[in-house]
RNA sequence: AUUAGGGUUUGAUCCUGGCUCAGAACGAACGUUAGCGGUGUGGAUUAGGCAUGCAAGUCGCGCGAGAAAGCCUUCGGGUGAGUAUAGCGGCGAACGGGUGAGUAACACGUAACCAACGUGCCCCUUAGAUCGGGAUAGCUACUGGAAACGGUGGGUAAUACCGAAUGGUCCCCUGGAUGGCAUCAUCCGGCGGGUAAACGGCGGCUUCGGCUGUUGCUAGGGGAGCGGGUUGCGGCCUAUCAGCUUGUUGGUGGGGUAAUGGCCUACCAAGGCAACGACGGGUAGCGGGUCUGAGAGGAUGAUCCGUCACACUGGGACUGAGACACUGCCCAGACUCCUACGGGAGGCUGCAGUCGAGAAUCUUCCGCAAUGGGCGAAAGCCUGACGGAGCGACACCGCGUGUAGGAUGAAGGCUCUCGGGUUGUAAACUACUGUCACGCCAUAGGAACGCUGUAGGGUUAAGAGCUAUGCAGUUGACUAAAGCGAGAGGAAGUGCCGGCUAACUCCGUGCCAGCAGCCGCGGUAAGACGGAGGGCACAAACGUUGUUCGGAAUUACUGGGCAUAAAGCGCACGUAGGCGGCCCGUUAAGUCAGUUGUGAAAGCCCUCGGCUCAACCGAGGAACUGCAACUGAAACUGGCGGGCUCGAGGAAGACAGGGGUGAGUGGAACUCCAGGUGGAACGGUGAAAUGUGUAGAUAUCUGGAGGAACACCGGUGGCGAAAGCGGCUCACUGGGUCUUCUCUGACGCUGAGGUGCGAAAGCUAGGGUAGCAAACGGGAUUAGAUACCCCGGUAGUCCUAGCCGUAAACGAUGGGCACUAGGUAGUGGGUCCUAUGAAGCUCACUGCCGUAGCAAAUGUGUUAAGUGCCCCGCCUGGGGAGUACGCUCGCAAGGGUAAAACUCAAAGGAAUUGACGGGGGAUCACACAAGCGGUGGAGCAUGUUGCUUAAUUCGAUUAUACGCGAAGAACCUUAUCCUGGACUUGACAUGCCUGGAUGCCCAUCUGGAAACAGAGUAGGCUGCCCUUCGGAGUGAAACUUACACAGGUGCUGCAUGGCUGUCGUCAGCUCGUGUCGUGAGAUGUUGGGUUAAGUCCCGUAACGAGCGAAACCCUUGUCGCUAGUUGCCAGCGCGUAAUGGCGGGGACUCUAGUGAGACUGCCGGUGUUAAACCGGAGGAAGGUGGGGAUGACGUCAAGUCCUCAUGGCCUUUAUGCCCAGGGCUGCAAACGUGCUACAAUGACCGGGACAAACCGACGCAAGACCGCGAGGUGGAGCAAAUCGGAAAAAACCGGCCCCAGUUCGGAUUGGAGUCUGCAACUCGACUCCAUGAAGUUGGAAUCGCUAGUAAUCGUGUAUCAGCUACGACGCGGUGAAUGUGUUCCUGAGCCUUGUACACACCGCCCGU
Repeated sequence: AUUAGGGUUUGAUCCUGGCUCAGAACGAACGUUAGCGGUGUGGAUUAGGCAUGCAAGUCGCGCGAGAAAGCCUUCGGGUGAGUAUAGCGGCGAACGGGUGAGUAACACGUAACCAACGUGCCCCUUAGAUCGGGAUAGCUACUGGAAACGGUGGGUAAUACCGAAUGGUCCCCUGGAUGGCAUCAUCCGGCGGGUAAACGGCGGCUUCGGCUGUUGCUAGGGGAGCGGGUUGCGGCCUAUCAGCUUGUUGGUGGGGUAAUGGCCUACCAAGGCAACGACGGGUAGCGGGUCUGAGAGGAUGAUCCGUCACACUGGGACUGAGACACUGCCCAGACUCCUACGGGAGGCUGCAGUCGAGAAUCUUCCGCAAUGGGCGAAAGCCUGACGGAGCGACACCGCGUGUAGGAUGAAGGCUCUCGGGUUGUAAACUACUGUCACGCCAUAGGAACGCUGUAGGGUUAAGAGCUAUGCAGUUGACUAAAGCGAGAGGAAGUGCCGGCUAACUCCGUGCCAGCAGCCGCGGUAAGACGGAGGGCACAAACGUUGUUCGGAAUUACUGGGCAUAAAGCGCACGUAGGCGGCCCGUUAAGUCAGUUGUGAAAGCCCUCGGCUCAACCGAGGAACUGCAACUGAAACUGGCGGGCUCGAGGAAGACAGGGGUGAGUGGAACUCCAGGUGGAACGGUGAAAUGUGUAGAUAUCUGGAGGAACACCGGUGGCGAAAGCGGCUCACUGGGUCUUCUCUGACGCUGAGGUGCGAAAGCUAGGGUAGCAAACGGGAUUAGAUACCCCGGUAGUCCUAGCCGUAAACGAUGGGCACUAGGUAGUGGGUCCUAUGAAGCUCACUGCCGUAGCAAAUGUGUUAAGUGCCCCGCCUGGGGAGUACGCUCGCAAGGGUAAAACUCAAAGGAAUUGACGGGGGAUCACACAAGCGGUGGAGCAUGUUGCUUAAUUCGAUUAUACGCGAAGAACCUUAUCCUGGACUUGACAUGCCUGGAUGCCCAUCUGGAAACAGAGUAGGCUGCCCUUCGGAGUGAAACUUACACAGGUGCUGCAUGGCUGUCGUCAGCUCGUGUCGUGAGAUGUUGGGUUAAGUCCCGUAACGAGCGAAACCCUUGUCGCUAGUUGCCAGCGCGUAAUGGCGGGGACUCUAGUGAGACUGCCGGUGUUAAACCGGAGGAAGGUGGGGAUGACGUCAAGUCCUCAUGGCCUUUAUGCCCAGGGCUGCAAACGUGCUACAAUGACCGGGACAAACCGACGCAAGACCGCGAGGUGGAGCAAAUCGGAAAAAACCGGCCCCAGUUCGGAUUGGAGUCUGCAACUCGACUCCAUGAAGUUGGAAUCGCUAGUAAUCGUGUAUCAGCUACGACGCGGUGAAUGUGUUCCUGAGCCUUGUACACACCGCCCGU
């Protein structure tokens, strides 16, 4: 100093796993924006090309030459001036500066070595510097060339060059001694070769001989620093690069170098390197460091420092101490430039700058004042090194854009539930401050050297010179701070606001426009797009893009995995390698401790200090986890030596076995052949056909032939490494187990490569072939059927020899060793023993259950998937793909090895709840079956679709729309349905403004289809208060005018409420607490019975509870009580032709109130002493008596904005409102629901019976009369148990028809009428006469119904003027058949199972 996670696979869950985000960083770029300063930093791409200027010169104290302009002039000249300048010569130019192309290398880093080396300038030291010589540039004369550049002749100097002498500790040869680390080193001797610029330069003194100082020179030795060489170790990818190498590896001789060495060469030998990765390919300068990270690591190598390499490209040497030389030379090449075409010149990867390419990277600046370098004795000169300034928000750091007060919480904006809220103390306003920028003024520091002058000290003979010091003077490219002035004045943006992730509203848009890092937003109410208001974050910046690390334990050393998620080689043997039992000794390689050297500086870290702070800078420390050397320790690992027996192996004895190979042999079955019997089919299938059969099949009997496989035994039994192995016998042979007073003595485990074995299919050669059977042929099935089924049938299946080398080669589980609860079963041994047995103990093997533990769960659990150790193999998201290419193996088929582009945000495992299944179990329902009657065919009615139309208003569309909304469309109804005509505060509501007494009602006129518009007067009415009854005030009702607003059957039922349909009157749906599970969830609610029922009982980690079921309610069936009119009439009485008509009566029926009754209560049986079921008794009714109302959690974005209500949107002289006429009734066609029929169980005619329920005053209407009839006239009675509608019909009795398109059927049409209504044309119903269509029982298919039901018969009501009603809803009359079952169809609930479904099978998904 120190470790964070989130989003995204699912309906939900846990896991695996990828993708993605939040962090930090950058030589960055782009977008928007921008006040100041400091410090850094800035061509990352084309090592692409470059105009121009500058970047290396200096020395006259080495040498010889030597001007001009200008000025002065006596015109001679002087001065400039021995200056500038060129040349010879010396030193430097090999440093400094740039870049990263090449390089995988001793290039770099680190640690060593050179006894195998060099070294200019610098320092120390020793010795020395003698005598000569000849040239050459410059210069001059001539001359070539366009130029660059030369040529020839003449003459000249040196610290240039050359010869000779001297000399040594230098070099070579050689002898000896000592030492060391192989070659060798050091020391002591002997013979040969090699140097000088001698008075060189400058200064002082001089007796001119010289002396002396300084600087340079030569030789030798030493030092410092620098360079050269060698070695160990370290650091990239690729094996789809596995073999590489001939100067290659070594030796000898020679050459070369400063020096070792195949560095080079001749000869000799045949070596050398490589799986610890040679060789090849790709990429790359390396390090200190930098970024990130908790760290380990990962990535990186800008700036700064060290080092290497390069200098237009390639090659080469020269000079030199040093180069094979960035601004030197030569050659070649490319490119550029000049040219008189003959020839020449050039090299910015130095500093600036330019073009090009690029997303992208600066001034053709100032200065040598400082630091450093070169030359010089020095002054000094040179220095694009460097010091500075400029440009760029490129990075880091700092500062500012004001401070305090200020609530009518101003205006404006936004929003709103219209009250308000928010922007917001924010502003205005008041009082202050004065940083930065601006203006003025001014200067510290970077400056100390050096030089000049001066003072004195040392050296010296010296006042030369040199050296150290003090004082004074002189040197600044660039640049602060401070001070004064004025004034809030000049200074805020960017991104984001669905989740991750801090921050929300309105409007616009309408799967469009757009957004997006991932998930994902947008299809009319978008917090996700765009704008606005508001907010959040950061701030002179903020975002985006790119890249790196992190998160990612997602390559896992720290720190992962492989049964099912990706992952155990098919199995074994075995090489290298890795790992290895017990005891003793020794060693010191690993290991540990200490010491020494090194680990450059800078950086990081700590402390202190300097810039006002910080960034930045300075000083000190720590650190640099490394390497090397030395000293020590000896437990562990390793090495060496010795021993041991428990690991391993051998031996002896015994045992089990489908272990393997070869040979032989057996029976059953099958097919074929021959013969006998027999006589029509056989065979095959879901059903058939192809096929076989009268030339005799199938069947059956006898005999023969052939090949293949071995029934029963047979078994989660045995053996084997796996693949695998099954009749019997023999031979050969591998392995295993048990036992033992047996032997060896760690001999072991694993195993990259390698080798062997390795099902089936397939291949090669040769055999064999009964059955079976790919391919193929035929028959079926089917839309097709290259399939499934059937009839045939060839390879093959079998044997021998050889290939192939793969499988869901599976326990989806590598091998070995050890340890860690048990129970139970089997196989093979041993032991014990009460001995053919049983139990116990023990070894090996094969199974099941299960504890702890493990695991995501399922599960596993001494046969581990537990706990450890050792070794090997393999995995790293899905697809592409186990594919392509390459290599390799194979006869081939193919096998092994094995990618990438591109694409997706998942793919996946286990488990959960549902849903589903042409899964299972048990159960129910008119679900089927058993029945009865229909629909589908006809005609008509009605609804719908479609078509048509000016309009045919709208809605409902599987079940769950279609005689539905509509319980009644001629007008009305009726609607943005159509056409046309009117009105605009409106047909209707509320408030308010104006007016003034307007106004309303009833009559009138004009136009008009009406609505409406206009005109206009007679009469009546007109509130409240005050009142003198004249009037005045007010404005309630109504009116007028203007404004708010009304209005909308306009849109959205996918924004909604309410209501409704359906599953379904199905028996289900849940909750609390507890328990189980990591969790979703489970349990309860499952199980055994039972029920119509999750009804009840029993059991039970569940115990209870709720909504449903049931019950409570209505009606109906029996009885009692009460009541007795309008109902009833038994008994008594009156009356009539007759009738409860009347008096009476309450008995009965009935009416309508209230009770009783039915509860499995009783009996028997069954059942668990249960619930319950079956049967019975009694009873009007018996197991819910019949019927109704009642509809759980929820499903279908089911239906309805046109019942009503309602958000949003739209409309406002119209989508509102009024009116007239039309339409909703339209008709090639299709469908649904009905009615009437097709007839004799009938039609028609006649007669005479029996209901219930309901309705009636805008009404029901009797009797009577008229009309064939609909109906009319008329009107008794009745607000109805009183009167009326009202006739019930079928049934029954009698007659007729006689099976036909009819005496069936009634459509259609013609004529004549009635009724309602303002009005029956479009478009009403009914009546009469006439007409008399289709239809003779209805294809595929389909509907209803289980008893007072179906069927059939009539009857009533609502709506309503009338009616399309044959509809709907009720009522009663007559009144069956069948079933007692659950195989199937449909639907439903329960349990269980599978699932890749969850929008849930109308799913998902595959192929073409």
Record summary:
This is a predicted structure of a 1408-nucleotide RNA (small-subunit ribosomal RNA) from an uncultured prokaryote. It matches the Rfam family "Bacterial small subunit ribosomal RNA". RNAcentral holds the sequence, with entries from ENA.